[in-house]
RNA sequence: UUCUUAUCGAGAGAGAUUGAGGGACGUGGCCCAUUGACAUCUCAGCAACCCCCAUUGGAAGGUGCUACAUCCGCGAAGACAUAGUCUUACAGAUAAGAA
Numbered sequence: 001u002u003c004u005u006a007u008c009g010a011g012a013g014a015g016a017u018u019g020a021g022g023g024a025c026g027u028g029g030c031c032c033a034u035u036g037a038c039a040u041c042u043c044a045g046c047a048a049c050c051c052c053c054a055u056u057g058g059a060a061g062g063u064g065c066u067a068c069a070u071c072c073g074c075g076a077a078g079a080c081a082u083a084g085u086c087u088u089a090c091a092g093a094u095a096a097g098a099a
Base pairs, nucleotide, nucleotide: 001099002098003097004096005095006094007093008092013043014042015041016040017039021032022031023030025075026074027073028072029071044066045065046064048063049062050061051058052057070091076088077087078086079085080084
């Protein structure tokens, strides 16, 4: 990097550095942001997966995560019925296994 499987409405913060955008892609919203967002580092925490385990328990270890439902709708299809509701895909993210 590719493929497969599973999960994604819960949970969890501060300090320092930096300095303008950010929330995967496109689009329409909405929100965050010089009262410093995003990103990096340090410490702390959460507990999704591996792991320990009798356990809805644990946090030593490997990843991961710590605004807003994967922030919401659409980017495909279907059901209901009267433009809305729901379901399944696609896409994305994370983990485990394989090549």
A computed fold for a 99-nucleotide RNA from Candidatus Kurthia intestinigallinarum, annotated as SAM riboswitch aptamer (S box leader). NCBI's taxonomy places the organism under Bacteria, Bacillati, Bacillota, Caryophanales, Kurthia. Its Rfam family is "SAM riboswitch aptamer (S box leader)". Rfam describes the family as follows. The SAM riboswitch is found upstream of a number of genes which code for proteins involved in methionine or cysteine biosynthesis in Gram-positive bacteria. Gene Ontology term of the family: regulation of gene expression. The sequence is in RNAcentral, with records from Rfam.